[in-house]
Context: one part of a larger RNA
Molecule: small-subunit ribosomal RNA, central domain
Organism: uncultured prokaryote
RNA sequence: CUGGGCGUAAAGAGUACGUAGGCGGUUAUUUAAGUCGGAUGUGAAAUCCCCGGGCUCAACCUGGGAAUUGCACUCGAAACUGGAUAACUAGAGUACAGCAGAGGAAAGUGGAAUUUCUAGUGUAGCGGUGAAAUGCGUAGAUAUUAGAAGGAACACCAGUGGCGAAGGCGACUUUCUGGGCUGAUACUGACGCUGAGGUACGAAAGCGUGGGGAGCAAACAGGAUUAGAUACCCUGGUAGUCCACGCCCUAAACGAUGAGAACUAGCUGUUGGAGGCGGGUUUCCGCUUAGUGGUGCAGCUAACGCAAUAAGUUGACCGCCUGGGGAGUACGGCCGCAAGGCUAAAACUC
Numbered sequence: 001c002u003g004g005g006c007g008u009a010a011a012g013a014g015u016a017c018g019u020a021g022g023c024g025g026u027u028a029u030u031u032a033a034g035u036c037g038g039a040u041g042u043g044a045a046a047u048c049c050c051c052g053g054g055c056u057c058a059a060c061c062u063g064g065g066a067a068u069u070g071c072a073c074u075c076g077a078a079a080c081u082g083g084a085u086a087a088c089u090a091g092a093g094u095a096c097a098g099c100a101g102a103g104g105a106a107a108g109u110g111g112a113a114u115u116u117c118u119a120g121u122g123u124a125g126c127g128g129u130g131a132a133a134u135g136c137g138u139a140g141a142u143a144u145u146a147g148a149a150g151g152a153a154c155a156c157c158a159g160u161g162g163c164g165a166a167g168g169c170g171a172c173u174u175u176c177u178g179g180g181c182u183g184a185u186a187c188u189g190a191c192g193c194u195g196a197g198g199u200a201c202g203a204a205a206g207c208g209u210g211g212g213g214a215g216c217a218a219a220c221a222g223g224a225u226u227a228g229a230u231a232c233c234c235u236g237g238u239a240g241u242c243c244a245c246g247c248c249c250u251a252a253a254c255g256a257u258g259a260g261a262a263c264u265a266g267c268u269g270u271u272g273g274a275g276g277c278g279g280g281u282u283u284c285c286g287c288u289u290a291g292u293g294g295u296g297c298a299g300c301u302a303a304c305g306c307a308a309u310a311a312g313u314u315g316a317c318c319g320c321c322u323g324g325g326g327a328g329u330a331c332g333g334c335c336g337c338a339a340g341g342c343u344a345a346a347a348c349u350c
Stems, first nucleotide, its partner, number of pairs: 003322004007304002012318001014201004021194003025088007033081002035077004040072003049065006091191001092188004096183004103177007110154001115149007125136002162169002206247006215241002220236004258317001261314003266295008275287001277286003299306002323350003332343004
């Protein structure tokens, strides 16, 4: 020396699937690669260490031993790991019967509202602000009534409610389709976990082609405010927002908490399911399971806090961090139509 960490100090990849690899349930037999023991050979000498001897001592020289932790070969052991064989059902999965859900895709339909247009009524204002003005209006606006068009979004229900791997998903109907949960039996028989590379998905903005365009609105124009006002406020307004197809691949992509498994006090709310009893007999409560919240013990934590949905106690796998700035930059490479993305330094400086 054989490291410490990753909620907030640097650090969990945006998410999933999965290749190689790593790790892997119970029983029996066997094998002997790992593992353990013995023997033999070798492991040069010197050096180092121990016990002696010689220079008057020491350094130095010298005899013997030990050590040389290794390798090869051989004889054994068989608990554990590995291999082989046979079996099992507690992990995983399939079948069956149900259940809940804004899970996804496509097609169709609906009402409220905004805007515009047409027609009627009607007359001088409307609109906007802290106050105004730009703006609209006697060529008849605003208001109001009727009708039409078109696009986008779906009030109430709505809930620390639901679903999804994440991003995300909210009117209604139909079709297609993924996942989850519960119950009792039957079946397969470790088929599992993680996952370097890889592949797929991935808000918004942005890009390409073609549509669409009501409202909103970067840019832009005007009016205000102000010392100025390239802003905040107001009047307009184009990309865009919407659709189809194809790219982009990034977010405070957050629970700032990787996925999976086991174990470890309680109390309480809520969502879905199930079951039979006990209380109860309208209905509610308790026991169970899968989620989702609050609170709290042990324990952990620098503290804040976390606390069975762990940041507690464990074992297996992956990713990542190693003082601040320079810098998530330069250069190179890969990807992209571009914007840019991914990978990723150093000098110098404190």